[in-house]
Parts: sequence; structure tokens; C1' cells
RNA sequence: AGCCCAUCAAGAGACGGCUGAGGGACUGGCCCGAAGACGCCGAGGCAACCAGGCGAGAGCCAAGGUGCCAAAUCCUGCGAGGUGAUUCACCUCGACAGAUGGGAG
Repeated sequence: AGCCCAUCAAGAGACGGCUGAGGGACUGGCCCGAAGACGCCGAGGCAACCAGGCGAGAGCCAAGGUGCCAAAUCCUGCGAGGUGAUUCACCUCGACAGAUGGGAG
């Protein structure tokens, strides 16, 4: 890298330092950004997947390994159904893609 499983509308950054132009995975949008984004480091915070403790169980505790801390995974793309309407807007579901964790090889 690829495969399998689970989750993804909640929550948590108006912090300090470094850096300096792009960033939000990709498309089209729409946003963030020299009043300094993104990224890295520090110190915080959220959550509870794995591991741990308790319990018959549902579950509870705790926070060791991860993860996360703009916007629903920011919306969207492919398919199905529906609503209102002059070819557009909206709603629901599923798939794909992606992210994170766990697992097998």
C1' cells in the first nucleotide's frame, strides 16, 4: 500500500512560540487566510475505538496506546424515491470516495 469490521449532525482552540502562503483529501461550489491561515513545537481541552479495573449483564470507572479540537466527512459528485415548480430548487435513503480506530495476513 491493499483486505475485513465499526463509527462519522455530539464534543473540544479568541492560548503561547516558530514559520510565512496558501489551506479546507479529490471535482464543482462555498469558506478560512499577511489583523498570519495551513504546518511544527509547547502547554491545554474533547471523546472513549483498543488496552486496564469493576459488574451476571446492561453498563460504570479511569485515561495507558491512538484519535480529534472552523463550518454535518463544510456541501456536492453516482443511483433510487419524493415535494414544489418552467428546467430549477429542496427533502429522504443507499452506493462510491474519505477519515479514525480495531483486526487478519